């Protein structure tokens, strides 16, 4: 140099001038039950989008609803092993398996001898065994023939009951040697798994993101929750219930609850203000320990909280991509003026979406010392 | 802002336990029929099953993902 692999950071700067929203102080004006509240304005001070704020896909946190207890059942979820974590289908690490020369990279990766059930066409046969052409023996009736062997050859089809090679045979695991597969003393590791004497001539196909087994986890709704205040709550429909030798609590045992002119549904009305709200499993540094995810000590910081819903405009300076000319090329000269997206409870992950750039680490390759 | 669902022909919908030819009706075309038109009767085309990926021998069917519309909830 030149081709690649992971991983981290950024995502227009910078100053003027106007404006927006939340705080904080001050000053001022209305109001009131007047040492004090509370609602406007004006100044100053300060703070103000994201890596994804997105999809709402996972998993908490809060809050209301439901809940006697155990025990079963249905219903959904997850699935190699070990650690982390508040938890999770997320995250390190390892093992297995596939891919790449390598870095690295991908796997929904338990269980097909618990049961059931699909494998369509096509082929003689599709899961249990079978045998259409062929092959090879007998047999007499010598023929498109009967009967018995084999599965090495041929055809099918995603899959056809080991494979490669020699030895013997008409042929064939009929026998041997390696690899497969099935069991395995024993030896490593916490485990997944690994290696593995030695047995067995092969007996067991595929699919569980088909039902399903197994082990583990899950009440249900979701801040338009939910809770206080104002305001409304006129007149209404339907429908159930009017009962104890019932009725209801998934069912089962043992228990418990209902004797309420009352209940459910829809439709009218009111849709304003406060809380919940933002200090949190918080964020940056440093140290410890751990291979790592990540724990823990120490110190620093104060880091939107809006409700038709701010976080913008405009100007100047610079300015990547990009486009055009010039040049062999570094480069210059002009034009051009920044991707995805935008809080609405709030956290932790995933996945999506992204113009362009900056940094480290590591591989293959060719060159050069 | 939360939460359910749905997308198959030009419209409105079937599609079963994944299995190869993806259907029905209406709509269009072309023919009979009539003096002509409609109704009628016969004949016939029509599919990126919303994109993308995976699982499988094989996907509209199962999964995973993004999209686009619907409809509840103060």
């Nucleotide at each position: 140099g030149c081709g690649g692999a992971g991983g981290g950071c950024c995502g227009g700067a910078u100053g003027g001038c106007c404006g927006c929203g939340g705080u904080g102080c001050g000053a001022u004006u209305u109001g009131c039950g007047c040492a004090g509240c509370a609602a406007g304005u004006c100044a100053c001070g300060u703070c103000g989008a994201g890596g994804a704020a997105a999809g709402u896909c996972c998993g908490g946190a809060c809050u209301c609803c439901a809940c006697a207890a155990g025990g079963c059942a249905a219903c959904g979820g997850u699935g190699c092993c070990g650690g982390g974590u508040a938890a999770c289908g997320c995250c390190c690490g390892g093992c297995g398996g596939g891919g790449g020369u390598a870095a690295c990279c991908c796997c929904a990766g338990g269980g097909a001898c618990a049961g059931c059930g699909c494998c369509a066409c096509a082929g003689a046969g599709a899961a249990c065994a079978g045998a259409c052409a062929g092959c090879c023996c007998g047999g007499c009736a010598u023929g498109c023939c009967c009967g018995g062997g084999u599965a090495a050859u041929g055809g099918u089809g995603a899959a056809a009951c080991g494979g490669u090679g020699g030895g013997g045979u008409a042929a064939g695991g009929c026998c041997c040697a390696c690899c497969g597969c099935g069991g395995g003393a024993c030896g490593g590791g916490c485990a997944a798994c690994c290696g593995g004497a030695c047995c067995g001539g092969c007996a067991c196909g595929g699919c569980a993101a088909g039902c399903c087994c197994c082990a583990c986890c899950g009440g249900g709704a979701g801040c338009a929750a939910u809770g206080c205040c104002a305001a409304a709550u006129a007149g209404g429909a339907u429908c159930c219930c009017g009962c104890a030798g019932g009725g209801c609590c998934g069912c089962c045992u043992u228990g418990g609850c209902u004797g309420g002119a009352g209940g459910a549904u829809c439709g009218g009305g009111u849709u304003g203000g406060c809380a919940g709200c933002u200090a949190g499993a918080g964020g940056c540094g440093u140290g410890u320990g751990g291979u790592a995810a990540c724990a823990c000590c120490c110190g620093c910081c104060g880091c939107a909280g809006a409700u038709g819903a701010a976080u913008g405009g405009u100007c100047a300076u610079c300015g990547a991509a990009c486009c055009g000319g010039a040049g062999c090329a570094a480069u210059c000269c002009g034009g051009g003026g920044a991707a995805c997206a935008g809080a609405a409870u709030c956290c932790g992950g995933c996945u999506u979406a992204c113009a362009g750039g900056c940094c480290c680490u590591c591989c293959g390759c060719g060159c050069g010392u | 802002g939360g939460c359910g669902g749905u997308a198959u022909a030009g419209c409105u919908c079937a599609g079963u336990u994944g299995g190869u030819u993806a259907g029905a009706g209406c709509a269009g075309a072309g023919g009979a029929a009539u003096c002509a038109u409609a109704a009628u009767c016969c004949u016939u085309g029509u599919g990126u099953c919303c994109g993308g990926g995976g699982u499988u021998c094989a996907a509209g069917u199962c999964c995973c993902u993004g999209u686009a519309c619907c409809g509840c909830c103060a």